[in-house]
Two RNAs folded together computationally: RNase P RNA and transfer RNA, 430 nucleotides in total. Rfam match: Bacterial RNase P class A. By type it is a ribozyme.
RNA sequence: GAGUCGGCCGGGUGGCCGCGGCACGGGAACGUGUCGAGGAAGGUCGGGACUCCACAGGGCAGGGUGCUGGCUAACGGCCAGUCGGGGUGACCCGCAGGACAGUGCCACAGAAAGGAAACCGCCGAUGGCGGGCCGCACGGCCCGCACAGGUAAGGGUGAAAGGGUGCGGUAAGAGCGCACCAGCGGCGGGGGUGACCCCGCCGGCUCGGUAAACCCCACCCGGAGCAAGGCCAAGCGUGGGAGACGGGCUGCUCGUCCGGUCCCUGAGAAGGGACGCUCCCCAGGUAGGCCGCUCAGAUGGAUGGCCACCCAGGCUCCGUUCGGAGCUGGACAGAAUCCCGCCUACAGGCCGACUC
RNA sequence: GCGCCCGUAGCUCAGUAGGAUAGAGCGGCGGUUUCCUAAACCGCAGGUCACAGGUUCGAAUCCUGUCGGGCGUA
Numbered sequence: 001g002a003g004u005c006g007g008c009c010g011g012g013u014g015g016c017c018g019c020g021g022c023a024c025g026g027g028a029a030c031g032u033g034u035c036g037a038g039g040a041a042g043g044u045c046g047g048g049a050c051u052c053c054a055c056a057g058g059g060c061a062g063g064g065u066g067c068u069g070g071c072u073a074a075c076g077g078c079c080a081g082u083c084g085g086g087g088u089g090a091c092c093c094g095c096a097g098g099a100c101a102g103u104g105c106c107a108c109a110g111a112a113a114g115g116a117a118a119c120c121g122c123c124g125a126u127g128g129c130g131g132g133c134c135g136c137a138c139g140g141c142c143c144g145c146a147c148a149g150g151u152a153a154g155g156g157u158g159a160a161a162g163g164g165u166g167c168g169g170u171a172a173g174a175g176c177g178c179a180c181c182a183g184c185g186g187c188g189g190g191g192g193u194g195a196c197c198c199c200g201c202c203g204g205c206u207c208g209g210u211a212a213a214c215c216c217c218a219c220c221c222g223g224a225g226c227a228a229g230g231c232c233a234a235g236c237g238u239g240g241g242a243g244a245c246g247g248g249c250u251g252c253u254c255g256u257c258c259g260g261u262c263c264c265u266g267a268g269a270a271g272g273g274a275c276g277c278u279c280c281c282c283a284g285g286u287a288g289g290c291c292g293c294u295c296a297g298a299u300g301g302a303u304g305g306c307c308a309c310c311c312a313g314g315c316u317c318c319g320u321u322c323g324g325a326g327c328u329g330g331a332c333a334g335a336a337u338c339c340c341g342c343c344u345a346c347a348g349g350c351c352g353a354c355u356c
Numbered sequence: 357g358c359g360c361c362c363g364u365a366g367c368u369c370a371g372u373a374g375g376a377u378a379g380a381g382c383g384g385c386g387g388u389u390u391c392c393u394a395a396a397c398c399g400c401a402g403g404u405c406a407c408a409g410g411u412u413c414g415a416a417u418c419c420u421g422u423c424g425g426g427c428g429u430a
Base pairs, nucleotide, nucleotide: 001356002355003354004353005352006351007350008349009348011310012309013308014307015306016305017304019036020035021034022033023032024031025030038332042343043342045341046340047339048338049337050225051224052223053222062221063220064219065218066217067081068080069079070078071077082096083094084093085092086091097216098215102214103213104210105209106208119155120154121151122150123149126148127147128145129144130143131142132141133140134139163181164180165179166178167177168176182206183205184203185202186201187200188199189198190197191196229291230290231289232288238283239281240280241279242278243277245259246258247257248256249255260275261274262273263272264271265270311330313328314327315326316325317324318323357429358428359427360426361425362424363423366382367381368380369379375413384400385399386398387397388396406422407421408420409419410418
């Protein structure tokens, strides 16, 4: 000088004015005292407490989580580790189970995109065709063609063509065989609680990628949310009861009976229903209030503003350094039932550890 | 509080079981035509697919997290 990680502060004091809660005083107005935002109070992403509803048990569907161990009331959180990737390094990042359970997809290019294929190429041992030689035939040998066929070394395409290097082998080739290396699987031994790591032997086993495609496996999840929910409870209306008023029985008190209007049934008598005056009562419940709601605690939502000095910081000027003068100047944001986390925003500054 | 949806050019929208050089209309600019304008015709420019990270050979599209906006409901 450039970085990595962790933690912290995020103005201080005083005065004036103002706001909210509580206590005291006061008849009241008001006064005095005291308390009054954050690391994120934010986003509302995850989880829980709490409350109500539902509920025999189990399963299906749906959703979520996904390496291991631990912490926690719980979590998709935190701590430590394993594995993979990145960085010279400190260190950082990772939804990190399963692709021999099944299905799907892999554009373009390319011959072929999966338990594959043959475009150029290579070969053509074998079969075929043509030619030559052994005097002819039989048979054999050689040369050519590249028709059948073989091949997966080389070229080419692609993100990806199914181990790599070498030797052998072959007509040419190929794990076809062998040695070593890489991976996978099995067995054995050792370390670790475990994920996993190390070592040895065996098997040519080398059988693509994608599950942040469907899916499979394991585990978890009943629903709603403080406008949850509980208590009190106007007015109007619903329901019930009584009365007033008028008349009759009896002149008065008491008691008892009848009633006005409309509709329906009915010839009528009568029956049924609805409406209307006053008061009272009961039930549910609306408005509203209280609780839930908190040593911040509102319920139209308080926590603010100004001035002075100081403290960081920045700019300009003077100045050799020290320093001096002036100006400027402190972000993001603001509780609303509470708690644990995560994420996001944040002027400026401080401390510690470490790396190149 | 709970639930759901959207963000693509200046504007309005296509494109989302991954395979583009991301398109269309209107608008803008330039030209032809006209005395000039409009209309018409021809051409051109214009995009961080809201942002960041990841999965994949490959992302506007899939996943995660943010930012902004809208709707429903009590």
Model confidence (mean pLDDT): 75 of 100.